[in-house]
Context: one part of a larger RNA
RNA sequence: UGACGGGGGCCCGCACAAGCGGCGGAGCGUGCGGUUUAAUUCGACACAACGCGCAGAACCUUACCAAGGCUUGGCAUGCUCCUGCAGAGCCGGGAAACCGGAUGUCCUUCGAGGGUGGAGCACAGGUGCUGCAUGGCUGUCGUCAGCUCGUGUCGUGAGAUGUUGGGUUAAGUCCCGCAACGAGCGCAACCCCCGUGGUCAGUUGCCGAUGUUUCUGACCAGACUGCCGGCAGCAAACCGGAGGAAGGUGGGGAUGACGUCAAGUCAGCAUGGCCCUUACGUCUUGGGCUACACGCACGCUACAAUGGCCGGGACAACGGGUUGCCAAACCGCAAGGUGGAGCCAAUCCCCCAAACCCGGUCUCAGUUGGAAUUGUGGGCUGCAACCCGCCCACAUGAACGUGGAGUCGCUAGUAACCGUGGGUCAGCAUUACCGCGGUGAAUACGUUCCCGGGCCUUGUACA
Numbered sequence: 001u002g003a004c005g006g007g008g009g010c011c012c013g014c015a016c017a018a019g020c021g022g023c024g025g026a027g028c029g030u031g032c033g034g035u036u037u038a039a040u041u042c043g044a045c046a047c048a049a050c051g052c053g054c055a056g057a058a059c060c061u062u063a064c065c066a067a068g069g070c071u072u073g074g075c076a077u078g079c080u081c082c083u084g085c086a087g088a089g090c091c092g093g094g095a096a097a098c099c100g101g102a103u104g105u106c107c108u109u110c111g112a113g114g115g116u117g118g119a120g121c122a123c124a125g126g127u128g129c130u131g132c133a134u135g136g137c138u139g140u141c142g143u144c145a146g147c148u149c150g151u152g153u154c155g156u157g158a159g160a161u162g163u164u165g166g167g168u169u170a171a172g173u174c175c176c177g178c179a180a181c182g183a184g185c186g187c188a189a190c191c192c193c194c195g196u197g198g199u200c201a202g203u204u205g206c207c208g209a210u211g212u213u214u215c216u217g218a219c220c221a222g223a224c225u226g227c228c229g230g231c232a233g234c235a236a237a238c239c240g241g242a243g244g245a246a247g248g249u250g251g252g253g254a255u256g257a258c259g260u261c262a263a264g265u266c267a268g269c270a271u272g273g274c275c276c277u278u279a280c281g282u283c284u285u286g287g288g289c290u291a292c293a294c295g296c297a298c299g300c301u302a303c304a305a306u307g308g309c310c311g312g313g314a315c316a317a318c319g320g321g322u323u324g325c326c327a328a329a330c331c332g333c334a335a336g337g338u339g340g341a342g343c344c345a346a347u348c349c350c351c352c353a354a355a356c357c358c359g360g361u362c363u364c365a366g367u368u369g370g371a372a373u374u375g376u377g378g379g380c381u382g383c384a385a386c387c388c389g390c391c392c393a394c395a396u397g398a399a400c401g402u403g404g405a406g407u408c409g410c411u412a413g414u415a416a417c418c419g420u421g422g423g424u425c426a427g428c429a430u431u432a433c434c435g436c437g438g439u440g441a442a443u444a445c446g447u448u449c450c451c452g453g454g455c456c457u458u459g460u461a462c463a
Base pairs, nucleotide, nucleotide: 001463002462003460004459005458007457008456009455010454011453012452013451015447016446019410020409021408022407023406026301027300028299029298030297031296032295033294034292035291042053043052064287065286066285067284068283069282070281073123077122078121079120080119081118082117085115090101091100092099093098106114107113125276126275128274129273130272134270135269136265137264138263139261141259146185147184148183149182150181151180152161153160154159165176166175167174191253192252193251194250196221197220198219199218200217201216202215206211224247227241228240229239230238303403307362308361309360310359311358312357313356319350320349321348324343325342329338330337331336369400374395375394376393377392378391379390380389416439417438418437419436420435421434422433
């Protein structure tokens, strides 16, 4: 100087408390461990691994296993020699890859050259190892308020001061004081979205006529403690009020200081070193990553009557669409099929939102709750759904009656509940992820305690 303390003081954070909803019990989905296996490829392991890399494993992907093949190789560059010869198509073997064979063949100045193929060499190739050799990127403390520098001063020195102190703030934010005076990276602001108004424009919107209140889009205005009162050393600020669509950082996002964890990644990529080179490279067929006595994590659906089912009625937003989105009409109980209109899209389509409201029914039961499981039949994508896809109909109807110790999220348009769009994608997730809107709460006395953090101070046999 730091780090640490079941030392002290001050102060924060859904940290506790107050409150709402969950998890832990059940069934199922997904990930992980374990076990099994020819293989169940690999990585990630407290917070910060475990719906994580995977924004989509039937083949492919694919890195794993078995079997069958190829070796200058699927690909790059260079050298030597040979080659009237490649490729496509044909025949035989084969699961394919591949191997064998026949026919036949490009430009040309007929020398050679280009191209192609072959032999050989130098090399290619490796998702093989090392994230304790690395770059780059990322997680985390933590959006926490800190981390430093120049000059000066103090100290033999490590170093201190500044950055401590009194107030204040979300903030090392600002004010006052002070051997310090300044400055940098952080904070804040500048950027984007939402909330109000104005101007301008407008093949969507509306009475459908002019027009422009809805809406779309660009620009501008608006909020600055600006005004008033109180309080304050009368400074920074704080409290209350007016006006206002909005106040005291208006709400949200992007933005992550010096550093910590030899944190993560050699499998995204790049890269040093090491290792394999008829193979640890490469191709193909099939299998595996989907196994199942178990354990854990994250979720979904429930256990019902503020509910289930049936009929009728109402209201969104973000998005996507031309090898695409697909209307009307018709067929089918349905999944779906036929069909082809329109749309390169504020114009057409996806697209009927659901919770909600009205009426009816069920009457507390493992039931008209709950949907797992299984059987049969059918549909779709795709070369192909056996291992191993999704969907529909009928039948079957399991566990489950609110879940021990413990544990998680959330402070407002939030939680909770409800549906909806997109990416990936031939197909497959709305039980994942990233968004969108609809309905819409309760509670916070307070900081003693648990966890994490900031500043000052104290102790130390630790560095």
Molecule: small-subunit ribosomal RNA, 3' major domain
Organism: metagenome